[in-house]
RNA sequence: AGAGUUUGAUCAUGGCUCAGGAUGAACGCUAGCGGCAGGCUUAACACAUGCAAAUCGAGGGGUAACAGGCAAAGCUUGCUUUCCGCUGACGACCGGCGCACGGGUGAGUAACGCGUAUACAACCUACCUAUAUCAGGGGGAUAGCCCGGAGAAAUUUGGAUUAAUACUCCAUGGAAUUAUAAAGUGGCAUCACUUAAUAAUUAAAGUUUCGGCGGUAGAGGAUGAUCGUGCGUACUAUUAGCUAGAUGGUGAGGUAACGGCUCACCAUGGCGACGAUAGUUAGGGGGCGUGAGAGCGUGGUCCCCCACACGGGUACUGAGACACGGACCCGACUCCUACGGGAGGCAGCAGUAAGGAAUAUUGGUCAAUGGAGGGAACUCUGAACCAGCCAUUCCGCGUGCGGGAAGAAUGCCCUCUGGGUUGUAAACCGCUUUUAUCGAGGAAGAAACCCUUCUACGUGUAGAGGGCUGACGGUACUAUCAGAAUAAGGACCGGCUAACUCCGGGCCAGCAGCCGCGGUAAUACGGAGGGGUGCCAAGCGUUAUCCGGAAUCCUUUGGGUUUAAGGGGUCCGUAGGCGGGGCUAAUAAGUCAGGGGUUGAAAUCCUGCAGCUCAACUGUAGAACUGCCAUUGAUACUGUUUUUCUUGAGUAUAGUUGAGGUGGGCGGAAUGUGUCAUGUAGCGGUGAAAUGCUUAGAUAUGACACAGAACACCAAUUGCGUAGGCAGCUCACUAAACUAUUACUGACGCUGAGGCACGAAAGCGUGGGGAGCGAACAGGAUUAGAUACCCUGGUAGUCCACGCCGUAAACGAUGAUUACUCGUUGUGUGCGAUAUACAGUACGCGACUGAACGAAAGUAUUAAGUAAUCCACCUGGGGAGUACGUCGGCAACGAUGAAACUCAAAGGAAUUGACGGGGGCCCGCACAAGCGGAGGAACAUGUGGUUUAAUUCGAUGAUACGCGAGGAAACCUUACCAGGGCUUAAAUGUAAGUUGCAUAGAGUAGAGAUAUUCUUUUCUUCGGACUACUUACAAGGUGCUGCAUGGUUGUCGUCAGCUCGUGCCGUGAGGUGUCAGGUUAAGUCCUAUAACGAGCGCAACCCCUACCGUUAGUUGCCAGCAUGUAAAGAUGGGGACUCUAGCGGGACUGCCGGUGCAAACCGAGAGGAAGGUGGGGAUGACGUCAAAUCAUCACGACCCUUACGUCCUGGGCCACACACGUGCUACAAUGGUCGGUACAGAGGGCAGCUACCCCGCGAGGGGAUGCGAAUCUCUAAAGCCGGUCUCAGUUCGGAUCGGAGUCUGCAACUCGACUCCGUGAAGCUGGAAUCGCUAGUAAUCGCGCAUCAGCCAUGGCGCGGUGAAUACGUUCCCGGGCCUUGUACACACCGCCCGUCAAGCCAUGGAAGUUGGGAGUGCCUGAAGCCGGUGACCGAAAGGAGCUAUCUAGGGCAAAAUCAAUGACUGGGGCUAAGUCGUAACAAGGUAGCCGUACCGGAC
Repeated sequence: AGAGUUUGAUCAUGGCUCAGGAUGAACGCUAGCGGCAGGCUUAACACAUGCAAAUCGAGGGGUAACAGGCAAAGCUUGCUUUCCGCUGACGACCGGCGCACGGGUGAGUAACGCGUAUACAACCUACCUAUAUCAGGGGGAUAGCCCGGAGAAAUUUGGAUUAAUACUCCAUGGAAUUAUAAAGUGGCAUCACUUAAUAAUUAAAGUUUCGGCGGUAGAGGAUGAUCGUGCGUACUAUUAGCUAGAUGGUGAGGUAACGGCUCACCAUGGCGACGAUAGUUAGGGGGCGUGAGAGCGUGGUCCCCCACACGGGUACUGAGACACGGACCCGACUCCUACGGGAGGCAGCAGUAAGGAAUAUUGGUCAAUGGAGGGAACUCUGAACCAGCCAUUCCGCGUGCGGGAAGAAUGCCCUCUGGGUUGUAAACCGCUUUUAUCGAGGAAGAAACCCUUCUACGUGUAGAGGGCUGACGGUACUAUCAGAAUAAGGACCGGCUAACUCCGGGCCAGCAGCCGCGGUAAUACGGAGGGGUGCCAAGCGUUAUCCGGAAUCCUUUGGGUUUAAGGGGUCCGUAGGCGGGGCUAAUAAGUCAGGGGUUGAAAUCCUGCAGCUCAACUGUAGAACUGCCAUUGAUACUGUUUUUCUUGAGUAUAGUUGAGGUGGGCGGAAUGUGUCAUGUAGCGGUGAAAUGCUUAGAUAUGACACAGAACACCAAUUGCGUAGGCAGCUCACUAAACUAUUACUGACGCUGAGGCACGAAAGCGUGGGGAGCGAACAGGAUUAGAUACCCUGGUAGUCCACGCCGUAAACGAUGAUUACUCGUUGUGUGCGAUAUACAGUACGCGACUGAACGAAAGUAUUAAGUAAUCCACCUGGGGAGUACGUCGGCAACGAUGAAACUCAAAGGAAUUGACGGGGGCCCGCACAAGCGGAGGAACAUGUGGUUUAAUUCGAUGAUACGCGAGGAAACCUUACCAGGGCUUAAAUGUAAGUUGCAUAGAGUAGAGAUAUUCUUUUCUUCGGACUACUUACAAGGUGCUGCAUGGUUGUCGUCAGCUCGUGCCGUGAGGUGUCAGGUUAAGUCCUAUAACGAGCGCAACCCCUACCGUUAGUUGCCAGCAUGUAAAGAUGGGGACUCUAGCGGGACUGCCGGUGCAAACCGAGAGGAAGGUGGGGAUGACGUCAAAUCAUCACGACCCUUACGUCCUGGGCCACACACGUGCUACAAUGGUCGGUACAGAGGGCAGCUACCCCGCGAGGGGAUGCGAAUCUCUAAAGCCGGUCUCAGUUCGGAUCGGAGUCUGCAACUCGACUCCGUGAAGCUGGAAUCGCUAGUAAUCGCGCAUCAGCCAUGGCGCGGUGAAUACGUUCCCGGGCCUUGUACACACCGCCCGUCAAGCCAUGGAAGUUGGGAGUGCCUGAAGCCGGUGACCGAAAGGAGCUAUCUAGGGCAAAAUCAAUGACUGGGGCUAAGUCGUAACAAGGUAGCCGUACCGGAC
């Protein structure tokens, strides 16, 4: 100090979450020791038992217990009993002091309770201290004791008698108090102080060892307490008014004392937006935690203050209490009881029960410190000091150190004969002994009091020496012996966040702080192992809470408000805030400075030093305590007062401007209606229609009349107004702004919480008005539906007057005011001057562009810049502008305005894509123009479906369907089915051993595999080869996953795109380049240009083809020469030609003309075999579709192993109501058929192609020859020339079926092809819709090849022959490219997304009511008790008992308010992978969307 998380990515906004620290903690796992601290946060719930406040005999009467002693008696002669207060002591009692301290708790209290400061001229203070007065004389009781009584007890009562430092009377009165009146001094108003005088009232206690101790009155000190005041001290305004002793006065009472503290009378005040009153919560502070600090949170331990003591009230005593371990009363609860009545109060220390996640021993001692009493010894002290329990916190120590590689074994992992890791780790060797254990020694804390001795004053005080006293505790500590011996765990390992692998399981189980992980290869679940100089360590994690990070409502330090949440709809203006503008003077409140305070207690924090071995801890000294108070000084600024000024503000004068406002009058156009007229069949309306109007005369046209509403052109980027808003012309009234003159006032200003006023449209009330338009409504259309969009009608309303409402996307989404800050340009109204040039100036309205600002878009003198003042508002999204409450309103509704719950986002700006029923440009057999098909028929083939034992599997829009399969299934293939077999296997390899059997042939059984029998019997260079068997190691799988993969392929698409380096722009994603203007088939090229270059694509380079040249001529060719045949390059020869196949040439917009800057384009241009990429092929950028293929092959993981492997026979893949795709043949005369006749190219051939001859109608058969092929062979058809058929289901068409054959093959039944004879089906050009093709193309004709024994080939791939038509053009359909625009999409429109309904869960509002709590009001009752009154009774009296008035705790009754819980039913809300209905929004979202309002509708 930051990090994660919204997005495809980015910046900013904004929330959520994490890393840190802390705790009186709790829980889980684990645990060696010590020190220091801490320990019921919950039930101020209830308490058994013990203890926690006593003491004084030196106050008293005394003697119950104990001890001693005197005396007496008994006898067991050293004991027992009795007696005596004689002594030490002392129960109970009287009396004194204490019990108001110490200890506990935090319920109440929002308060002078606390903190801080101050005041008392309005007060008290026992014990203590210094000072100082006095103490004389009497008296009567009473407790106790004794004797009785009542009662279960607690307790109580009668009689007799007695003491005091108890009580009381008299005396004395320096002193105090009161009264009277006086003088002086002082102060701060009442007044205070001093002095002297007179009068009245008021004291005392004894004891003694004679030293004292104690008593009384006073005035001081100290201590403690009371009281007043300033300032500070929680939340809520959905609490706005509260108050009758209330505020004040006079008088009295009361108090220690002031005071409405109380009472009588009088007055009507007092408090409150600077928050009264009410409600909720809470003890306050020093401090503590955190934080850089400011702050925020908190108030446990320790210290100070307060309050309380079962709940409530009351007083008594006392110096002090309204009293924790006192009293009385009421209440609740518990206990005892003889039922009559009594007792009690742990929020003291322990302890118990309960509650709770949770918090200790019914311990020791008064040794120390402190307290009470006492003269003292001493007694008491659960205060205190110690110990016990608890890892609850903090601190410290240890669990060893060094060496040691066979880098052991186990474990785990891997690329597995091996390696890595665990790991110097262990074993082993050496060393040490803290700590623990055993025994030994052994403290400090202790010095006093007291005792004793001594010294000085003198029997006491002070000092000195000695002695006595330790709970903790035989503890701390010290030294010694032995031995590595007694001692390590927890959590984590996807990112944040240091740390990774294997196995298991398979959106299951589970994890999770946030993001998120898990659906068969999980570093995220569970387990294991390793790791870590990964985190800590006797602890570690989790949970909870607080601060931090969060600069995220605490925004002072230190935020914002155009679009992210957020400027009030607008003006005026009160309080308040701001002094706002200059000068003069005064003052000194703020401000600043100095010194001061018994100031801010101590402790804490910080610093130095010191003590425990260190530290924690503790001591000591300092600093600090940022504060408060009074005081002295300064006077710039602010404040207050004051003088004056004019520039802010205002007034006046003269003008100007405008849809500013209110009221009245007038006007024309249009529309509608009415009347009349002309006129006839339609009008109207729409995408197209219909409803509607019209022969009873519409629409149209003309004239006249009437009605209401709105004001064309002018008109604009205009003007005016505070906003809403304002538009024909004119009049009246009225408001404003601006300009000019500077005349007047002299700061009169700005803002503005509450408040007042205004405030579009819709809506409401009353009364008018009503032409057009027009919610609702009706009808017609559209549609799946259409409660809509469109059409025809149409009511409220729209208009006027008056009164309400008070909201809008009331927007510049931008509050008001003031000042300052570069420029360019337009415009409105003034002024300057005579002017419409022109420049200047003032105030407005606009555009562009700098600096600056901003997340960016953008703003930019009309700021969103730089500053100042005031107001309003915001603090994640949803729930929700909802609920409740309150206020307003006739209502509709408006204003104010939450929470529970839920999500991790919601939202802004910009970027790149994709998309659009957005736009622009362009291309393509995309459309159009043409030619030919297919869709109809029959057949072939593939697919779906169905069937089946099986009909093996895959491919499924384009991009599956004559596809994988280029064999294409009779067996095999074959993966499927049925049946029968085999199990290291059907095949192959390596190594070792054995063998010469095997093999082969034949037979038998069998469907066959196979089993079995017989026969046969190797080669050899002797090394071995080969075969078989056995053993070992490697099996095999067309099983699954193409969504784990490689490779291969399809498609967009042969479309023109896709990128990079450097530079530049931008905070950034990214952009630029690649855009623009042209051009091209092309991101092809040119020009321009913050770009300059480059790469993959395009093009070219490659192959075929078209022309020529050259070289070479065999198997090809034959012009000339020769031979020769019936004929024939058949032969000799030849290289001319064709051809073959090598090498070259040729075409490049090169030339010409035109257009153009250029690139380039155009031309029936020239030349040329070929002309503008000549034609064709190969060639497929970055990428997309989780596209296809695990069944070509390869491969990870998973699965099967007497089977999912493998062998065999038979069957199936060929089924067949049906549907689709691709083809073939046709429907005929541009034809069929018969006869004759001509011309290719490219391929193939030895288990082959076969000339030729013979046989057969033919398929073919039998002979035979050539050829491993430019040599031999397989070879054309359409065409051409004739004949015939004559428009028919035919001499078209050939399916189907019957018969007879041929060939291949082990074998043609399921299930081959072909031939011949016979049969002769559908079909006469094909609906909607649809396909291919732009030239040697379409169409048409045949030929070849691969696979192959044969073939279901009409398929596929090639080859040549014949050989067209058409393209105006780019509006439309489809696909694509570029630019631009919108976007709420990014899985990218097959996207996103809204609402009702249905289901489940959750929290919440309303609700007839029901229940409970706290606080108050009124009335009734009213204990104890104080004051008052009375007091016939007691008493000599004082006084008292008793009675009584007021007040009161409590109780009862009543009505209302408030808070909470609950409630049949009901309302909406939220959440929930795959429910229903539609499709409202995002693109022009298919009717632009949105805001306010009203009405209507399943929903949007």
The RNA shown here (small-subunit ribosomal RNA) has 1500 nucleotides and comes from an uncultured prokaryote. The sequence is in RNAcentral, with records from ENA. The coordinates come from a structure-prediction model, not an experiment, and the mean pLDDT is 80.